Background: A computed fold for a 96-nucleotide RNA from Robiginitomaculum sp., annotated as Glycine riboswitch aptamer. The organism belongs to Robiginitomaculum, within Bacteria. The model forms 89% of the base pairs in the Rfam consensus. The prediction has a mean pLDDT of 75.

RNA sequence: CUAAACGCUGGAAAGUACUGACGUUCAGUACACCGAAGGAGUAAGCUGACAUAAGUUUUGUCGGUGAAUCUCUCAGGUCACAAGGACAGCGGGGGC
Numbered sequence: 001c002u003a004a005a006c007g008c009u010g011g012a013a014a015g016u017a018c019u020g021a022c023g024u025u026c027a028g029u030a031c032a033c034c035g036a037a038g039g040a041g042u043a044a045g046c047u048g049a050c051a052u053a054a055g056u057u058u059u060g061u062c063g064g065u066g067a068a069u070c071u072c073u074c075a076g077g078u079c080a081c082a083a084g085g086a087c088a089g090c091g092g093g094g095g096c
Stems, first nucleotide, its partner, number of pairs: 001095002006091005015031007032078003038074001039072003045065007053057001
C1' cells in the first nucleotide's frame, strides 16, 4: 500500500382500518406504501452469424457479453423498541 472471511462502530425509507387471541404484544385479512438483505432487468462499449451496398469499409436484422444507489417490487420491510440492513470507518488478514 492492500483482497476475502471474521470482529467492533455508524447506518435510511415507508401504515392505516378491522378481526382473533388475551395482555400491551403476537397473528390474520383488506386496501395502500418503501427500497439499502437477497433476486431479476438494462446503456454505451466489445463481439458472433446472416444479409445489403460498396471496395477493405458502411448499414440493417438476430444473438452473446456487459454497471449501478437506475428500474421492477418476487422476496424482504412499513407505530416505537428489537431484529435485519446496501454502504462507510477502524481492526484483521494475504500479498508487494